[in-house]
Context: one part of a larger RNA
RNA sequence: GGAUGAACGCUAGCUACAGGCUUAACACAUGCAAGUCGAGGGGAAACGAUAUUGGAAGCUUGCUUCCGAUAGGCGUCGACCGGCGCACGGGUGAGUAACGCGUAUCCAACCUGCCCAUCACUUGGGGAUAACCUUGCGAAAGUAAGACUAAUACCCAAUGACGUCUCUAGAAGACAUCUGAAGGAGAUUAAAGAUUUAUCGGUGAUGGAUGGGGAUGCGUCAGAUUAGCUUGUUGGCGGGGUAACAGCCCACCAAGGCUACGAUCAGUAGGGGUUCUGAGAGGAAGGUCCCCCACAUUGGAACUGAGACACGGUCCAAACUCCUACGGGAGGCAGCAGUGAGGAAUAUUGGUCAAUGGACGAGAGUCUGAACCAGCCAAGUAGCGUGCAGGAUGACGGCCCUAUGGGUUGUAAACUGCUUUUAUAAGGGAAUAAAGUGAGCCUCGUGAGGCUUUUUGCAUGUACCUUAUGAAUAAGGACCGGCUAAUUCCGUGCCAGCAGCCGCGGUAAUACGGAAGGUCCGGGCGUUAUCC
Numbered sequence: 001g002g003a004u005g006a007a008c009g010c011u012a013g014c015u016a017c018a019g020g021c022u023u024a025a026c027a028c029a030u031g032c033a034a035g036u037c038g039a040g041g042g043g044a045a046a047c048g049a050u051a052u053u054g055g056a057a058g059c060u061u062g063c064u065u066c067c068g069a070u071a072g073g074c075g076u077c078g079a080c081c082g083g084c085g086c087a088c089g090g091g092u093g094a095g096u097a098a099c100g101c102g103u104a105u106c107c108a109a110c111c112u113g114c115c116c117a118u119c120a121c122u123u124g125g126g127g128a129u130a131a132c133c134u135u136g137c138g139a140a141a142g143u144a145a146g147a148c149u150a151a152u153a154c155c156c157a158a159u160g161a162c163g164u165c166u167c168u169a170g171a172a173g174a175c176a177u178c179u180g181a182a183g184g185a186g187a188u189u190a191a192a193g194a195u196u197u198a199u200c201g202g203u204g205a206u207g208g209a210u211g212g213g214g215a216u217g218c219g220u221c222a223g224a225u226u227a228g229c230u231u232g233u234u235g236g237c238g239g240g241g242u243a244a245c246a247g248c249c250c251a252c253c254a255a256g257g258c259u260a261c262g263a264u265c266a267g268u269a270g271g272g273g274u275u276c277u278g279a280g281a282g283g284a285a286g287g288u289c290c291c292c293c294a295c296a297u298u299g300g301a302a303c304u305g306a307g308a309c310a311c312g313g314u315c316c317a318a319a320c321u322c323c324u325a326c327g328g329g330a331g332g333c334a335g336c337a338g339u340g341a342g343g344a345a346u347a348u349u350g351g352u353c354a355a356u357g358g359a360c361g362a363g364a365g366u367c368u369g370a371a372c373c374a375g376c377c378a379a380g381u382a383g384c385g386u387g388c389a390g391g392a393u394g395a396c397g398g399c400c401c402u403a404u405g406g407g408u409u410g411u412a413a414a415c416u417g418c419u420u421u422u423a424u425a426a427g428g429g430a431a432u433a434a435a436g437u438g439a440g441c442c443u444c445g446u447g448a449g450g451c452u453u454u455u456u457g458c459a460u461g462u463a464c465c466u467u468a469u470g471a472a473u474a475a476g477g478a479c480c481g482g483c484u485a486a487u488u489c490c491g492u493g494c495c496a497g498c499a500g501c502c503g504c505g506g507u508a509a510u511a512c513g514g515a516a517g518g519u520c521c522g523g524g525c526g527u528u529a530u531c532c
Base pairs, nucleotide, nucleotide: 001532002531003530004529006528007527008526009525010524013384014383015382016381017380019377020376021342026340027339028338030337031336032335035084036083037082040081041080043077044076047075048074050071051070052069053068054067055066056065057064058063091295092294093293100220101219102218103217104216105215106214107213110212111211115208116207117206118205119204120203121202122201123157124156125155126154133146134145135144136143137142163188164187165186166185167184168183172179173178193200194199221267223265228258229257230256233255234254235253236252238250239249240248270292271291272290273289274285275284276283277282297318298317299316300315301314320331321330322329323328348374350373351372352371356370357368358367359366360365387418388417389416390415397409398408399407400406401405423469424468425467426466427465428464432459435456436455438453439452440451441450442449443448444447476521477520478519479518480517481502482501483500487516488515489514490513491512497504498503
C1' cells in the first nucleotide's frame, strides 16, 4: 500500500447494486415452512343452489320474506380407504486426513419412479377392511370389542416371453482336461379401471434419457519430544448376502499384510470452483454464489419405497423441557421470522404466489417462509449533491508581530447576477404478461398450431417524466518533532500527559492541553484485529 461477512470512536444528505450470528452443532414461547387428487372409492360433518313439505308474517289469495324438516339427485367437501409426492427444495459445517473431495479411467460386476421410443396385452372370479353405527376403557394422549360396506386397496385363477432356472442338443474353438452358439422340451411370473366417449390410465418386455451405486491411478495440513502397527488382520476354497463387486459376513485352510518414499498414534480441518495479495513464482483464505460430501438434541436400529437407514416419519435407549386426575403421556427451529443466553458483533414474529421453479391434478386450480419483493443496518462498492459567476474600502471579528503600523484568516463574507441536480408541492405515469386461463373461429388431423376477444401485477400510483418554489434541505474526521504532507502563540513545569519506532515533558515544549493557522482524505475519517 491493498484486502475484510469486521468491531469501536467522532460525524452523516440521497440513490442503485450486492451483503448481514465468524461466538454456544447452546436452549427455545408463538405462527407459518408439504401437500394434492371427487376424472380411483364408500360416503355427506360443514357451506351453497334446487326441489318437496310444515309453520309464521306481509298480504295483491298465490307471490315475497323468515324459521324448520326431507332429498347425495347437484355444486362441492371435513374426516376415512386408495394413488402420487413427502429421498426435491431449504438449513448447518459438528464429525471426517477419508476414494471424503479434485482430476482421469473403468464396471463383461450394477440399479433407475416420473419421462421418451418400439412391441404385445388389459380375461374370469373371490374374501376382507377403514370410515359410518353400537357398546366399552382412559384425566389426557389414545384405545378395545361387535356389526355393516366400497375401490385403480388385497388375494386366487387364466393367458403370456426376447427374462430366470432345469433337461436336452452339440456348431465352433481346442483336441488331454475344457469353453460352449443355434435349436428343442419343461418349470416359474402380469394387469384396473374412470368418465362428460374423448381422453386419462393399467401390465409385461426391449432400448434410450436422466439420476444414482461401485472400483482404481495421481493429488490433497502439520507433528518422529509418536517407530513399529495389524488377527477378519492379508490371501485362498466353499457358502451366505447385495441392485452389484468385495472378509461385506461365516466355516475351513495358509501366514500373511502395512511401514523411514513415514505405517500406527495424537493434533487440526468439511473438499473444490474460487477469493485476497503479489510483476510473477508464490503465500494466505474457503463468508456470499455454484458443484460434491456429512449431519438434523445424543447414540443405535430397521420399516415403507424406484430411491432413505429419512430435518418438520417409526421404534429403542440417554439427557433436557412440558402436561398429568400420579396410572401415564407430549416435544425436538443446524427451515422462515422471532426469544433468551453467549459475545466486540450481525436484521422484520412483513407482503405475494404476479413472474421463475417445484408437488399433485385431465384441467380449472390448490399448496409452496423455494422464489420474487418490501423493512432495518455507512457493514461494502459505485454514482449524485451540499451551489456557480462576479465582487477589495482587502470590511467587522479572531490570531500573530519588530505594535500610531503591518501580516494572516481572505474573494472568504457582505453585496449583485445566474442555475435548480437534490428537496418540497402538484400533475402525468410504465416495463416486468414474449407467457398463461376462459370464450369464439380456423387449419391440419386426434393432439397440436394459428387468429380474435376477455381476463390475470404482490412490489405500486413505485420507478420514471413534467411543472412550480426558492441557495433554498445537506461537512466532517484525523494529523502538523523525524520517518511523513503540514507551525505559531498561550497554559503546564519529569507534573498533568503523549507515544507505531526513535523518543517528548525538570520555566522560553513546532512532540502534553487549548487557540489561531495549515496539511491529507472526504459522506466519510481515524483506531483496533487479521492476511498478503

A computed fold for a 532-nucleotide part of an RNA from a metagenome, annotated as small-subunit ribosomal RNA, 5' domain. The prediction has a mean pLDDT of 83.